Record summary
TPP riboswitch aptamer (THI element) from an Alphaproteobacteria bacterium, 116 nucleotides, folded computationally. The organism belongs to Alphaproteobacteria, within Bacteria. Model confidence (mean pLDDT): 76 of 100. Rfam family: TPP riboswitch aptamer (THI element). Rfam links the family to the GO term thiamine pyrophosphate binding.

RNA sequence: AUGAUGUCCGAGGGGUGUUCGGUUUCCGCAAGGGACCGGGCUGAGACAGCCGUCCGGCUGAACCCUUUGAACCUGCUCCGGAUCAUGCCGGCGAAGGAACGGGAGUUCGUCGAGUG
Numbered sequence: 001a002u003g004a005u006g007u008c009c010g011a012g013g014g015g016u017g018u019u020c021g022g023u024u025u026c027c028g029c030a031a032g033g034g035a036c037c038g039g040g041c042u043g044a045g046a047c048a049g050c051c052g053u054c055c056g057g058c059u060g061a062a063c064c065c066u067u068u069g070a071a072c073c074u075g076c077u078c079c080g081g082a083u084c085a086u087g088c089c090g091g092c093g094a095a096g097g098a099a100c101g102g103g104a105g106u107u108c109g110u111c112g113a114g115u116g
């Protein structure tokens, strides 16, 4: 000097599903749906508040991720398997997209220079 690892600061990106039981002065002719409460499943994360024209949205928290990018989105109302059910698992697939700048220092590696 440089690389790797870790770390700090600022900035940014992202998802919030599924199911069982209960309640209901809400919607529906009904089947059923919505909302709320309590449990189960997966996960890093399924939370809180508010709004609503009610299969939704906004804000915040936590969490994950930021080009060395499988965080997340698309393809996907896909294919196979499992499950009460679901992106639950695998495939699709390193396919196509996807959010970056700065600081200090440790350890290890590599290269170079000087001195003895």
Base pairs, nucleotide, nucleotide: 001110002109003108004107007103008102009101010100011066012065013064014063017041018040019039020038021037022036023035024034026033027032047060048059049058050057051056072097073096074095078091079090080089081088